[in-house]
Molecule: small-subunit ribosomal RNA
Organism: freshwater metagenome
RNA sequence: AGAGUUUGAUCCUGGCUCAGGAUGAACGCUGGCGGCGUGCCUAACACAUGCAAGUCGAACGGGAAUCUUCGGAUUCUAGUGGCGGACGGGUGAGUAACACGUAAGAAUUUGCCUUUAGGAGGGGGACAACAACUGGAAACGGUUGCUAAUACCCCAUAUGCUUUCGAGUGAAAUGGAUUUUUCCGCCUAAAGAGAAGCUUGCGGCUGAUUAGCUUGUUGGUGAGGUAAUGGCUCACCAAGGCGACGAUCAGUAUCUGGUUUGAGAGGACGAUCAGACACACUGGAACUGAGACACGGUCCAGACUCCUACGGGAGGCAGCAGUGGGGAAUUUUCCGCAAUGGGCGAAAGCCUGACGGAGCAACGCCGCGUGAGGGAGGAAGGUCUUUGGAUUGUAAACCUCUUUUCUCAAGGAAGAAGUUCUGACGGUACUUGAGGAAUCAGCCUCGGCUAACUCCGUGCCAGCAGCCGCGGUAAUACGGGGGAGGCAAGCGUUAUCCGGAAUUAUUGGGCGUAAAGCGUCCGCAGGUGGUCAGCCAAGUCUGCUGUCAAAUCAGGUUGCUUAACGACCUAAAGGCGGUGGAAACUGGCAGACUAGAGAGCAGUAGGGGUAGCAGGAAUUCCCAGUGUAGCGGUGAAAUGCGUAGAGAUUGGGAAGAACAUCGGUGGCGAAAGCGUGCUACUGGGCUGUAUCUGACACUCAGGGACGAAAGCUAGGGGAGCGAAAGGGAUUAGAUACCCCUGUAGUCCUAGCCGUAAACGAUGGAUACUAGGCGUGGCUUGUAUCGACCCGAGCCGUGCCGAAGCUAACGCGUUAAGUAUCCCGCCUGGGGAGUACGCACGCAAGUGUGAAACUCAAAGGAAUUGACGGGGGCCCGCACAAGCGGUGGAGUAUGUGGUUUAAUUCGAUGCAACGCGAAGAACCUUACCAGGGCUUGACAUGUCACAAAUCUUUCUGAAAGGAAAGAGUGCCUUCGGGAAUGUGAACACAGGUGGUGCAUGGCUGUCGUCAGCUCGUGUCGUGAGAUGUUGGGUUAAGUCCCGCAACGAGCGUAACCCUUGUCUUUAGUUGCCAUCAUUCAGUUGGGCACUUUAAAGAGACUGCCGGUGAUAAACCGGAGGAAGGUGAGGACGACGUCAAGUCAGCAUGCCCCUUACGCCCUGGGCUACACACGUACUACAAUGGCCGAGACAAAGAGUCGCAAGUUUGCAAAGACAAGCUAAUCUCAUAAACUCGGUCUCAGUUCGGAUUGUAGGCUGCAACUCGCCUACAUGAAGUUGGAAUCGCUAGUAAUCGCCGGUCAGCUAUACGGCGGUGAAUCCGGCGGCCAUCGCCGCCACGCGACCGAGCUGGGCCGCAUCGAGCGCCUCGAAGGGAAUAUCCAAGCCCAGCAACCGUCCGCCGAAAACCUCCU
Repeated sequence: AGAGUUUGAUCCUGGCUCAGGAUGAACGCUGGCGGCGUGCCUAACACAUGCAAGUCGAACGGGAAUCUUCGGAUUCUAGUGGCGGACGGGUGAGUAACACGUAAGAAUUUGCCUUUAGGAGGGGGACAACAACUGGAAACGGUUGCUAAUACCCCAUAUGCUUUCGAGUGAAAUGGAUUUUUCCGCCUAAAGAGAAGCUUGCGGCUGAUUAGCUUGUUGGUGAGGUAAUGGCUCACCAAGGCGACGAUCAGUAUCUGGUUUGAGAGGACGAUCAGACACACUGGAACUGAGACACGGUCCAGACUCCUACGGGAGGCAGCAGUGGGGAAUUUUCCGCAAUGGGCGAAAGCCUGACGGAGCAACGCCGCGUGAGGGAGGAAGGUCUUUGGAUUGUAAACCUCUUUUCUCAAGGAAGAAGUUCUGACGGUACUUGAGGAAUCAGCCUCGGCUAACUCCGUGCCAGCAGCCGCGGUAAUACGGGGGAGGCAAGCGUUAUCCGGAAUUAUUGGGCGUAAAGCGUCCGCAGGUGGUCAGCCAAGUCUGCUGUCAAAUCAGGUUGCUUAACGACCUAAAGGCGGUGGAAACUGGCAGACUAGAGAGCAGUAGGGGUAGCAGGAAUUCCCAGUGUAGCGGUGAAAUGCGUAGAGAUUGGGAAGAACAUCGGUGGCGAAAGCGUGCUACUGGGCUGUAUCUGACACUCAGGGACGAAAGCUAGGGGAGCGAAAGGGAUUAGAUACCCCUGUAGUCCUAGCCGUAAACGAUGGAUACUAGGCGUGGCUUGUAUCGACCCGAGCCGUGCCGAAGCUAACGCGUUAAGUAUCCCGCCUGGGGAGUACGCACGCAAGUGUGAAACUCAAAGGAAUUGACGGGGGCCCGCACAAGCGGUGGAGUAUGUGGUUUAAUUCGAUGCAACGCGAAGAACCUUACCAGGGCUUGACAUGUCACAAAUCUUUCUGAAAGGAAAGAGUGCCUUCGGGAAUGUGAACACAGGUGGUGCAUGGCUGUCGUCAGCUCGUGUCGUGAGAUGUUGGGUUAAGUCCCGCAACGAGCGUAACCCUUGUCUUUAGUUGCCAUCAUUCAGUUGGGCACUUUAAAGAGACUGCCGGUGAUAAACCGGAGGAAGGUGAGGACGACGUCAAGUCAGCAUGCCCCUUACGCCCUGGGCUACACACGUACUACAAUGGCCGAGACAAAGAGUCGCAAGUUUGCAAAGACAAGCUAAUCUCAUAAACUCGGUCUCAGUUCGGAUUGUAGGCUGCAACUCGCCUACAUGAAGUUGGAAUCGCUAGUAAUCGCCGGUCAGCUAUACGGCGGUGAAUCCGGCGGCCAUCGCCGCCACGCGACCGAGCUGGGCCGCAUCGAGCGCCUCGAAGGGAAUAUCCAAGCCCAGCAACCGUCCGCCGAAAACCUCCU
């Protein structure tokens, strides 16, 4: 740092995916050790059990136990009292808030602690405990009585507080210990430290489909209340306060230091550690207290759980362990107060699940190990293999060494301090010794991205997959094996976050066509803003300073053997605050200017707007005249109009709408839009001038105005046109296109709607950056007498182009260039501009505008192709013109189908079907039935035996089986060997079994069409283009010219063969002009001719004329046997069709191996309701039959062709010459000519079919051959739709030959010659190539039927249903108002009772006191 994925390929846009890092993780497989950390993210769900907050007897009275010298002492403690239970520990439910963070502030409180100053005088009465009685199941009480204090109360005093300066108010425990002077306490005040409460600025989530919220609400005065400010509360007064800089509402959420990622800016998160907040079963409330509205306190209500004697009670793990539950998932009911810290205490000490430790868990980070060195016969085994080998692999074995780790044994800490004692951890860390390589490796991946390849299995199955995608019989992608790569006590997967993603873009994106410019304008807020100088200092810059806890991060040093981990020191950036300075820029204040903007004045163009008046052409209608049979309409028709007189034509009249020519990439307008003339009113622009104002400007969320067509409402109007509708056509259908009608509408007036591909698919403003050529308006010139032309300036409107930009196309002073400002909009495709909500509208609908789900693309520009019932040019027996056929008949043959034991297999549009097959009776033969063989019918290798070989018999359908006999070979170094046969075992043979979609080779086809490419250069970001296009020309990319191309290759052409003319050479088997000869070129002779077969010549647009660019070339002509490729053949570019062939051959892989191999007999490939292809023969007189006569070429032949003679009607037979062929034979060519006959018939046409008798081949002719003779004599009288071949020695027609072959089904196939035509006027259509315009390029959907929904109109009101309205009933729930009630607690007021105290009055018997009796 990038990569994969849209396409045939390319560039771009754009999404999806991957590689990295991280985690309180979980899951799968695996697992040696140690250190340091971490460990319910879910149910703030419910909790059994134990523990987590007590302590003080030096505050107090009492009790118990022990001891006692009986004086008392010690210990323990229920209760009163003091301090502490507001800390520590847990959790994150709530909370969008002064809750938190940061920076400030003023109107406060503060126990214990520290410091300072002062003080503690005098009194009093109670209540627990306890005792007695008593209620209750319990919890817990009740009554009466006694009692202490550092518990409680009163009086006094005061540095304090209040104050209207008069005064008022207001403390204490002289207690405890000690045994003799110290300590701890108490009260008041001031201060400190630390802690707490309160206020404010700024900061940090989402939603506008939440836009208005608020009545104690905002402020004031007074009062109350609080530790303290304050509507905190109350009374009165005012009507404020908050809000697009997002109030209110809804959703979500503890906040921060930090953690993680990132280059950074940012993003995400808020476990552990630390700070703050909130909470403690849920809700509410206060009490006590310095501090709480209190996790292990109280009260009340609620839910739940438990106890109960049913009356009533008890409880709160979000403390530490632990349990259930939930969940993918998170530990021990451990040890200790030894350390640190906390509470109480004078202290000893007690308490402390805080804490220190141990246990469990690879949950994470860090470290170590599972050995080290040597060792090649490169062992065995495994895997692969081309069978040679390669690899696993120095890996192992083996040798030498070490002991981290492990086991055992011995020793054994620091941590303990200001300290006598005291160590949970722990016999731990560590040290030493002994033993022995001993105890210790897995996981994932291997198609690309992405490091790492092969075999087998499977066969779109099983499966994989992060994306692209693998798997349908040769899978590097599935599963297994081997091997390799990566990491390693871990490795993978899943989930989540950041990154990559510049894919929300401040850094750092875009909007003509990819997503994206509002339809246009006006304009408030907002944002931005010309020139000059002055002041201020808000922004800005800068110095100093306070703070941003610690931890973390970063740099350095250091401690644990290292590291993780820890300790110490230090820094930067940034935030907020304070303070000093600077004044360029922005801003503010006041001042000036004129270049922006506006106004004035003078001109000017215009379909700019609104209203009114007027006009002619056309159309339709009405009336009348003339006039007669059609008109109209179309591709062709029909519906329609017309003898009741249309259409045509003439005259008169009416109506409505639109304005020809001018008219123009011409004008005007913001856009929509605006077109006959005239008049009125009215908006804007442009030019000139430089008189005025003096920045007054630009843009604009929200808001407002205008806004085509269609549509809606009301009223008019209605000629033409014309949705809907009706009819006629077309069509498979035709709810369309075409035709005849025709309603809304189109027009006017007044309103509504508010959208368009409202487009330049391009927002507005300003400035700058080459030009050239048009056009509209104005001004002007030194242009003119004047008007033009020409030049200059400004404004508009077009075309082409520089730089530049752009993915390209393209844009280019009218920018899509270079910049600034403002607004709008976009963020993958679909779902969807849909749903819901809201607003607007009469409605139609418009505006705003999602999600679930789904896909890996969707898209832009350009490139190369293909296709079209697109265009241009051109060509071909492609159509046409002709000739002859096929399709109808019979037969032959092939195919399909059917049948069958089998009818072997292949070929299937053209380009399969007389094709493989140039020849199926057996063989062939691959098929079927039956009988047999198993190293095999065939090949190589090993061993043993035997010469090989030949003859015969039996059996059998044959193959085969059994037996008898003949026969002893060749070479030799004398061992043996070669050939052949038999037998045995094993390697192997064999397969016309599968795959032509694994292949080679060969072939077909487009197509003998003219094309297909390359090198270098150039152009393009690139795919690609150019060349190969263009103008001509050709059969041809054939040639010429031009050209950013220049050349070249494969094709074309030519070179090759045959044929057509001539020459030379050579004459036998060929030929015969001349001479002789014969029946005969038979023979002599000759090689002239013919001919044969070798070599040459010849034709090249070479010559002439014309056309053409003077070129290429074309047209005509001459000469010539042949003329423009002379004719024919062979020859087939790059490629296409996964075309055909595994059955011609070869061949990979798979399959069979007593059979899917091999041998044999018989059968089948020859079947037969049918369909198709290709042929033959015909239907006759251009003919059939009979007789006579003439002319070829090319072939074949010794297992052969066979003359000739002879027999037979014939096929053929018998005998037999010649010929290995220019010699002999096949071998009479036929059509044709001449003569005769038949006379238009199912015939003297036609020959199928069938019968009889023969012949030939062959082992064999039944299935299943050919030929002959006689007899028989079918269909057929020229063939529907359709379709094929052919352009000259061609079609047509006639015969001959050959291969295969014993024979033949050959009418086929391949050749050969004979006779020998007709036609091509034209241009539709098709093919190929080329060019370039339009459309399309593969999936959604479309059509029909049915249903639903919906718009309009009409009818009806019986039933039913829906909606609405009213009445009544009504479960549960929700909302609002009012009234009443409501627990504890708190506040206030009143009343009653009781208690206490004081004062006054009355008061007698008894009681009490004193006295008397």